[in-house]
RNA sequence: GAGACUGUAGCUCAGCCUGGGAGAGCAAUAGGCUGAAGACCUAUGUGUCGUGGGUUCAAAUCCCACCAGUCUCA
Numbered sequence: 001g002a003g004a005c006u007g008u009a010g011c012u013c014a015g016c017c018u019g020g021g022a023g024a025g026c027a028a029u030a031g032g033c034u035g036a037a038g039a040c041c042u043a044u045g046u047g048u049c050g051u052g053g054g055u056u057c058a059a060a061u062c063c064c065a066c067c068a069g070u071c072u073c074a
Base pairs, nucleotide, nucleotide: 001073002072003071004070005069006068007067010026011025012024013023020057028044029043030042031041032040050066051065052064053063054062
C1' cells in the first nucleotide's frame, strides 16, 4: 500500500441479507424471603446502534468517506 471481517446496554452478543416496536443472557439497583448472607421470587433499560455525510415519508439496517481493532496479501 491492497483486500476481508468486526464495532449495538457495565460485559458477551442477536437484530442488518428482506428499511418502520432497540432487544436477550449475565451483571447492577430497589423490594420480598432470611437472625444475616447466598440461592430463589418480583420490578427497573440506564443505549447519540464507532464518527460524519447521502438516499428515503422513515436508516442499527441501503450507499459513500473516515476512525479503531483483528486477519490475509504485498
This is a predicted structure of a 74-nucleotide RNA (transfer RNA) from an archaeon. The RNAcentral record of the sequence draws on ENA. Its mean pLDDT, the model's own confidence on a scale to 100, is 82. RNAcentral records the identical sequence in 2 taxa. Rfam family: tRNA. Rfam's curators write: Transfer RNA (tRNA) molecules are approximately 80 nucleotides in length. By type it is a transfer RNA.